[in-house]
Molecule: transfer RNA
Organism: Armatimonadota bacterium
């Protein structure tokens, strides 16, 4: 340099065009005499950045970037 694959809540992922979730972890409140355990609600996302395509993109297309990998170099 060259190909892949990945990027989406604090983590760890899912989601193949039509209302952004799910687990743990946070917060509040039940329950208990007090903890832990359980239960109930809640909060938390410019879906890595730009552009294109569409009536409508987290999902299809191009390009930067960034993370893993995997190839190549000997004249």
């Nucleotide at each position: 340099g060259c190909c892949c694959a990945c990027g989406u809540a604090g983590c760890u992922c899912a989601g193949u065009g039509g209302u952004a979730g799910a687990g743990c972890g946070u917060g509040u409140c039940c329950u208990u005499g007090g903890u832990a355990a359980g239960g109930a609600c809640a909060a938390g996302g410019u879906c890595a950045c730009g552009g294109g395509u569409u009536c409508a993109a987290g999902u299809c297309c191009c390009g930067u970037c960034g993370u893993g990998g995997g190839c190549u170099c000997c004249a």